This is a predicted structure of a 266-nucleotide RNA (Bacterial large signal recognition particle RNA) from an Oscillospiraceae bacterium.
[in-house]
RNA sequence: CCGCGCUAACCGGGGAGUCAGCGGUGCCCUGUACCUGCAAUCCGCUACAGCAGGGGCGAAUUCCGGCCCCCGGUCUCGCGAUGUGUCGUCAGUUGGCGCGCAAGCGGCGUUGACGGACCGGUCUCGCGCAACGAGAGCCCGUGAACCAUGUCAGGCGGGAGACCGAGCAGCAUUAAGCGGCAUCUUUCGUGUGCCGCGAGGGAGCCGAUCCCGAGCAGGCUGCGCGUCAAACGGAUGUAUCGUGUACCCCAAAGGCCGGUGCGCGG
Numbered sequence: 001c002c003g004c005g006c007u008a009a010c011c012g013g014g015g016a017g018u019c020a021g022c023g024g025u026g027c028c029c030u031g032u033a034c035c036u037g038c039a040a041u042c043c044g045c046u047a048c049a050g051c052a053g054g055g056g057c058g059a060a061u062u063c064c065g066g067c068c069c070c071c072g073g074u075c076u077c078g079c080g081a082u083g084u085g086u087c088g089u090c091a092g093u094u095g096g097c098g099c100g101c102a103a104g105c106g107g108c109g110u111u112g113a114c115g116g117a118c119c120g121g122u123c124u125c126g127c128g129c130a131a132c133g134a135g136a137g138c139c140c141g142u143g144a145a146c147c148a149u150g151u152c153a154g155g156c157g158g159g160a161g162a163c164c165g166a167g168c169a170g171c172a173u174u175a176a177g178c179g180g181c182a183u184c185u186u187u188c189g190u191g192u193g194c195c196g197c198g199a200g201g202g203a204g205c206c207g208a209u210c211c212c213g214a215g216c217a218g219g220c221u222g223c224g225c226g227u228c229a230a231a232c233g234g235a236u237g238u239a240u241c242g243u244g245u246a247c248c249c250c251a252a253a254g255g256c257c258g259g260u261g262c263g264c265g266g
Base pairs, nucleotide, nucleotide: 001266002265003264004263005262006261010056011055012030013029014028015027020046021045022044023043024042034054035053036052037051038050063259064258065257066256067255068254072250073249074246077244078243079242080241081240082239083238084237085236086235087234090233092232094229095228096227097226098225099224100223101222103221104220105219107216108215115211116210117209119207120206121205122204123200124199125198126197127196128195129193130192131190132189133188134187135186136185137184139180140179141178142177148173149172150171151170156165157164158163
């Protein structure tokens, strides 16, 4: 160096999470890398750290170790966006309300503002009138088998007779009752009245007259103060997303270097 037969190893790896720890199931990255069973109210193990069973390849295009590179993930710290909780002792902004000022606009005012005097109204009580409501009366209608009235055919009773008596039906009328009632009479009532008379009361308001003689008022804007609200803005907490920072956090794939067994025969 070659041939044959074996064996170790390998037939994917990694991150976060979970866990005392390791591996797996589930998620994610890498990218193609045997099969079956088990497993998140987990499953299997214990530093040689999935277990059980089967298969393939096999000392090299493998595998192991180191370095480089870096997909991806992630800690800390920071920044930004969005959602959301809290804060008005955040009075920045906006809006509501109140008070003040009277600069601007508008209004009232020498045909007299404000103020003052006086009179009246508004208010209270009494009486009246009216309105409205209720009741009663008047009026109209209806209204009794007999026990209402009048008249009572027929019939009945009495009488010698003239005649007398009671009286049903019918007709007429009426009582209680029932119904109606625009007006009228009367009684009572009232969340009634541009109403009348009398008495009282007078703070405010309204009006008339008189005196005085130039302001009054606060509608809009503005300015100041107070108060309420919290949409916008601010502060702060929290969640999610994005981004920066760290290779002295982990790290797939890839690149480079080194190592890579045993037996027999030639």
Of the family's consensus pairs, 90% are formed in the model. Rfam family: Bacterial large signal recognition particle RNA. Gene Ontology terms of the family: SRP-dependent cotranslational protein targeting to membrane, signal sequence recognition and signal recognition particle, plasma membrane targeting. Rfam classes the family as a non-coding RNA gene. A source record names the gene ffs. Model confidence (mean pLDDT): 77 of 100.